[in-house]
This record gives sequence, structure tokens and C1' cells, in this order.
RNA sequence: CUUUGUUAAGGGCAAACUUUGGGAAACCAAAGGACGCAAAGCCUUGGGUCUAAAGCCGUUAUCGGCCAUGAUAGCUAGGUUGCCGAA
Repeated sequence: CUUUGUUAAGGGCAAACUUUGGGAAACCAAAGGACGCAAAGCCUUGGGUCUAAAGCCGUUAUCGGCCAUGAUAGCUAGGUUGCCGAA
């Protein structure tokens, strides 16, 4: 440097759920908690998925439809950085 995660060591992250806070919502943050994870570190660039506030259309005083500029990196492709071991 390349490939790789079969043993080990030191560690790391933290799903569901609960509480508090933020948000229109999806969801996020913190604390508790561990289902899992070898990039479950980072980046919304492509695709997917979720939501639909504002806006637009219809309805008419309420409801329906469309829509991402919102969200998801623990959906996926890609980019980028990196610990330990093995070959």
C1' cells in the first nucleotide's frame, strides 16, 4: 500500500421503550436503556422512504388533494476519513 473481519485485546456507537425539551409533522437533542453495528464515523450528490408547515387547487368556514425547501447516514448507491487483528 492492497485485500479482508476467522481468533484476541483495548475500547467505541446505541434500536425499541421511558422521561424532559424542540418541531406543524416526520423527526431531533439530552438522560436512562441495549436490539443490533467493523465504519451504526462524517457528507443529502443519485435513488428510496416518511412528513406536508408555507404555497397552489377544490370545498366553503371545515375538510380533501398536490407539493420539500423539511426528515432519514441504523434504507441504499456514491464520496471521504479512520482503530485493532489477519493475509